């Protein structure tokens, strides 16, 4: 980097280095940012996908749980910040649903 599947309106910040950008991409919007952006490091935290354990079911392979732990990942402004494409409702404003794209995890080639 590619594919399948699942999830994405919940949750969780301090310090150090750094020194101007950042919110994936593109466009528009709206935000964050010298009261210090990105990135890196340290410590903490969140969550529970994988994993271990426990319990239940099963002859077994295994399946399930609202249980438990936190080893492997991940995450720690704003719904994936919002919109863009399609459908529905609406006179309109606007609202609802779906897709695409993206992120993360497991598995696969």
């Nucleotide at each position: 980097g590619c594919g399948u599947u699942a999830u994405c309106c919940a949750g969780a910040a301090a310090g150090g280095u750094g020194g101007a950008g950042g919110g994936a991409u593109u466009a528009g919007g709206c935000c964050c940012u010298g009261u210090g952006a990105a990135a890196c490091c340290u410590u903490g935290g969140c969550a529970a996908c994988c994993u271990g354990c426990u319990c239940g079911c099963g002859c077994a392979a295994g399946c399930g749980a609202u249980g438990u732990a936190a080893g492997g990942u991940g995450c720690u402004a704003a719904u994936u910040c919002c919109u863009g494409c399609c459908c529905c409702c609406u006179u309109a404003c606007g609202g609802g649903g779906g897709a695409a794209a993206g992120a993360u995890a497991c598995c696969g080639g």
The RNA shown here (SAM riboswitch aptamer (S box leader)) has 109 nucleotides and comes from an Acidobacteriota bacterium. The model forms 97% of the base pairs in the Rfam consensus. The source organism's lineage runs through Bacteria, Pseudomonadati and Acidobacteriota. The prediction has a mean pLDDT of 87.